Predicted 3D model of a 156-nucleotide RNA (glmS glucosamine-6-phosphate activated ribozyme aptamer) from Megasphaera sp. An286. Its mean pLDDT, the model's own confidence on a scale to 100, is 79. Its Rfam family is "glmS glucosamine-6-phosphate activated ribozyme aptamer". About the family: This entry contains a glucosamine-6-phosphate activated ribozyme that is found in the mRNA for GlmS. GlmS is an enzyme that uses fructose-6-phosphate and glutamine to generate glucosamine-6-phosphate. The ribozyme catalyses self cleavage of the glmS mRNA that is thought to regulate GlmS activity.

[in-house]
Parts: sequence; structure tokens; C1' cells
RNA sequence: GUAAAAUGGAUAGCGCUAGUGCCCGCCGGCAACGGCGGGCGGACGAGGAAGAGGAGUAUCGAACAUGUCAGCGGAUGCCUCUCGGCAGCUUCAGUCGUUACAUGGCGGAAAAGCAUUGCGGCAACGGAAUGGACAAUGUCGUCGUGGGAAGCAAAU
Repeated sequence: GUAAAAUGGAUAGCGCUAGUGCCCGCCGGCAACGGCGGGCGGACGAGGAAGAGGAGUAUCGAACAUGUCAGCGGAUGCCUCUCGGCAGCUUCAGUCGUUACAUGGCGGAAAAGCAUUGCGGCAACGGAAUGGACAAUGUCGUCGUGGGAAGCAAAU
């Protein structure tokens, strides 16, 4: 130094690149452009895991965006079943998933982009520090509304 193994941690806008795009070199061409080779880039965060199986383009918004395009792989989403939770208790129904019923109002919280500084590269570009903002699903807090059927219990 390489390979393998073990342990711990981190990572699903997560990983990859062959199309398109862009840069450089060489060759051809009056030019447009073409060929070959090398390279760059190809998702900004928030949020998300009961178990098994299945299918498979699987949530939310941001951006001086219209390549964050296209493609391949994967994925905490979705469906079915099992288990579990839910308004005094049990079952069914409904609904959700251990943050575990639905819904409404109010409030809190993001990163990149942006600006400045500086580093690497001929370049396309890469990566770092500082500053200051602005979201929506969800989540947290708070205030409300609603919640079926049968039976039981308690109170009156």
C1' cells in the first nucleotide's frame, strides 16, 4: 500500500452515468458544423421504518429553475394480511402505527439560491468560511369541533 474480516458511526432528493448539455485538445471544413480523445455536471432542504407479502414514475415545498432533463438501481410511501393503539370498559365498524381517531384556527422552527471573502482548475466547474432571509406536507405547542352499532359499568 492492497484485499478480506470484525466493531462503531453516518447516509434515501439517496447512489450511478451511457443519452442530451457544457469545457479543453487534435483532425477535417470558407463557414455552419462534424469526427476522435479527455474532462465537468446530472436534486436545495423538511419529513418519513410494528412484522410479513405484493405491486412499484412513493410525501412536502424552495430556487435569478424550463436539464432538479432523460435513463438505471434503491427507498421509511401505497395495497393486503397479522399484531397493536384510539373518546369509562368489551366486541364489531371506522381510523391510525408505538409520535398509534378525524378535523379546523393560531403560533414556532430549513437549506441551497443570494451577498462578501478566499482556495483548486487553462476552462466547464468544484469545495470552504461569514452574513442575512423566505416555505409547505408532516412535526411540536395551544385553543376548538366531531366520533357509528350492540352490551356492561358508574352517576343521577